[in-house]
RNA sequence: AUGCCAUCAGGAGAGGUAGAGGGAUCCGGCCCGUUGAAGCCUCCGCAACCCCCCGUCGCACUGACGGGACGGUGCGAAAUCCGGCCCCGAGAUGGGGGAAGAUGGUCG
Numbered sequence: 001a002u003g004c005c006a007u008c009a010g011g012a013g014a015g016g017u018a019g020a021g022g023g024a025u026c027c028g029g030c031c032c033g034u035u036g037a038a039g040c041c042u043c044c045g046c047a048a049c050c051c052c053c054c055g056u057c058g059c060a061c062u063g064a065c066g067g068g069a070c071g072g073u074g075c076g077a078a079a080u081c082c083g084g085c086c087c088c089g090a091g092a093u094g095g096g097g098g099a100a101g102a103u104g105g106u107c108g
Stems, first nucleotide, its partner, number of pairs: 003106006013043005021032003026084004044076003049072002052068006080100001085097004
C1' cells in the first nucleotide's frame, strides 16, 4: 500500500438531528426509503482481525485448537442483495471459480 496474506451464506438497532435519496463503481435486475434515505451525533450491541488473558497438546520456542473480551479497528436489511468474465448445465436470482470490492493484518 496499488503488493502480499486471511476472511466475506453466520452475528448484532434504538434515539436525536437532517430532509431525498440509498444498496462501492458502470450497465441490467431486484429491493430499501416521507410509516423518513444518505450524512452527522449519542447510547446499546455484534464479532474476535490485532493487542491482552486463560486452558489443552507440546521438554521448550514457534505453533495448533478451544475459551474470554479491558483496549485498537470493523460491523449492526437482503450471500459482498443478484448478474456481467470463465467452466458445468436444456435452463434457472442453478452449481463452481474468477474479476472487482470491503475489512483486518503485514516484511523491508
Molecule: SAM riboswitch aptamer (S box leader)
Organism: Nitriliruptorales bacterium